This is a predicted structure of a 476-nucleotide part of an RNA (small-subunit ribosomal RNA, 3' major domain) from a Thermoplasmata archaeon. Its Rfam family is "Archaeal small subunit ribosomal RNA". Its family is annotated with structural constituent of ribosome and ribosome in the Gene Ontology. Rfam 15.1 lists 709 matches to the family in 491 species. It was read from a public genome assembly. NCBI's taxonomy places the organism under Archaea, Methanobacteriati, Thermoplasmatota, Thermoplasmata. Its mean pLDDT, the model's own confidence on a scale to 100, is 81.
[in-house]
Context: one part of a larger RNA
RNA sequence: UGGCGGGAGAGCACCGCAACGGGAGGAGCGUGCGGUUCAAUUGGAUUCAACGCCGAAAAACUCACCGGGGGCGACGGAGGGAUGAAAGCCAGGCCGAAGACCUUGCCCGAUUCUCCGAGAGGUGGUGCAUGGCCAUCGUCAGUUCGUACCGUAAGGCGUUCUGUUAAGUCAGAUAACGAACGAGACCCUCGCCUUCAGUCGCAAUUUCGUGCGCGAGCACGGGGGCACACUGAGGGGAUCGCUACCGCUAAGGUAGAGGAAGGAGAGGUCUACGGUAGGUCCGUAUGCCCCGAAUCUCCCGGGCAACACGCGCGCUACAAAGGUGGGGACAAUGGGAUCCGACCCUGAAAGGGGAAGGCAAUCCUGAAACCCCAUCGUAGUCUGGAUUGAGGGCUGUAACUCGCCCUCAUGAAAAUGGAUUCCGUAGUAAUCGCGGGUCAACAUCCCGCGGUGAAUGUGCCCCUGCUCUUUGCACA
Numbered sequence: 001u002g003g004c005g006g007g008a009g010a011g012c013a014c015c016g017c018a019a020c021g022g023g024a025g026g027a028g029c030g031u032g033c034g035g036u037u038c039a040a041u042u043g044g045a046u047u048c049a050a051c052g053c054c055g056a057a058a059a060a061c062u063c064a065c066c067g068g069g070g071g072c073g074a075c076g077g078a079g080g081g082a083u084g085a086a087a088g089c090c091a092g093g094c095c096g097a098a099g100a101c102c103u104u105g106c107c108c109g110a111u112u113c114u115c116c117g118a119g120a121g122g123u124g125g126u127g128c129a130u131g132g133c134c135a136u137c138g139u140c141a142g143u144u145c146g147u148a149c150c151g152u153a154a155g156g157c158g159u160u161c162u163g164u165u166a167a168g169u170c171a172g173a174u175a176a177c178g179a180a181c182g183a184g185a186c187c188c189u190c191g192c193c194u195u196c197a198g199u200c201g202c203a204a205u206u207u208c209g210u211g212c213g214c215g216a217g218c219a220c221g222g223g224g225g226c227a228c229a230c231u232g233a234g235g236g237g238a239u240c241g242c243u244a245c246c247g248c249u250a251a252g253g254u255a256g257a258g259g260a261a262g263g264a265g266a267g268g269u270c271u272a273c274g275g276u277a278g279g280u281c282c283g284u285a286u287g288c289c290c291c292g293a294a295u296c297u298c299c300c301g302g303g304c305a306a307c308a309c310g311c312g313c314g315c316u317a318c319a320a321a322g323g324u325g326g327g328g329a330c331a332a333u334g335g336g337a338u339c340c341g342a343c344c345c346u347g348a349a350a351g352g353g354g355a356a357g358g359c360a361a362u363c364c365u366g367a368a369a370c371c372c373c374a375u376c377g378u379a380g381u382c383u384g385g386a387u388u389g390a391g392g393g394c395u396g397u398a399a400c401u402c403g404c405c406c407u408c409a410u411g412a413a414a415a416u417g418g419a420u421u422c423c424g425u426a427g428u429a430a431u432c433g434c435g436g437g438u439c440a441a442c443a444u445c446c447c448g449c450g451g452u453g454a455a456u457g458u459g460c461c462c463c464u465g466c467u468c469u470u471u472g473c474a475c476a
């Protein structure tokens, strides 16, 4: 100087506690992992920081694994070879299949064959040889430098103290004075106002036509319009600025006014010096080692999907704030060419047959929870939907292992879940659906979007950790 302490003192955090809300842990199923099994169940990741992770889609392919079968050697040397190298082929045998091989032959004509070296290739090994990228400490507030000063030196000081802050943020003190990286600011999205613009968007006022209506008027279409919305380009706006109090006439804090917004307005992006020999050689790159006619490459089939069991993350429930039947309403983000498909016909449905429009502010793409009416009456039920049987459809060469969907039948466990544990402080939690990614087909996953919309706290350092100061040390 660091590190450590079941030493001390300050401060901080819903990956801490307290208050509150909702879960997980019990059930069934989905998925990942362990274990076991297997010819193979490819491999990696293992506290936080592995386990819906790599994998943003394992029927073949993918594929690295297993069984079986084929193919491939740039270049050099030696040997063979027109007295015919290699390739090709009918039939039969072998075989899942195949002139791949075997038998008998045919055909062709130097494109080569065999051996030795040397290569291509390798999802073969080493992430403890590496680059790059990522995770994490870290939702942290730290990490250093120049000059000066102190110390023999390692080093110290600055970076300490007091107050303050989300912050090494700022103010005051001070042998220090300045500076850099980080924090902040800059950047993006959302919230208020305003200017400009007006098609594919909007449609208030106005006008014409058509239809309906007794009428008031309504609907559709054309003209005129850009007011209001909306879209998207540029400005404004928030700074403790104002008032009061606290504070040192400080930094700042508390309350209030005005304001769309108030003390960082909300969210994001970015994330220091370094540590963890953290993760990745199976994205790619790459040193070394290894395989090299097989650890290369192709084909067929299987496996990654197994199942006494254990764990993680989810979905669906256990019901009446509910289930079922009928009717009614309101989004946003997005996506669309061998694609989205209105609408019509057909089918009980999944689906099928046609097909307008759309390369998209133009066309396409039922929101659901919610509201109204009816019913069920606390029951393993009109809860719950697992499992299984039968029939049908879609994609694809192919749904047996091993896909998804529809209909009928079947109707399991489950009565709110032990110890323990996770998330969340506001448009958040909870709940409800929608879109996209991957994708031939397949979503309970991931990434987004909007709808409905709380409770509690405004504290503390007791527990878990982190930061700073201080102290002890058989540690470096």
Stems, first nucleotide, its partner, number of pairs: 001476002003473003007470007016460002020424005027316008035307002043054002065302007075117005085111001088106002091103003121291002124289003130285001132280003135276003142181006149156002160173004187268004192236007201226002206223007242256005318417001322376007334365003339358002343354004383414001388409007430452008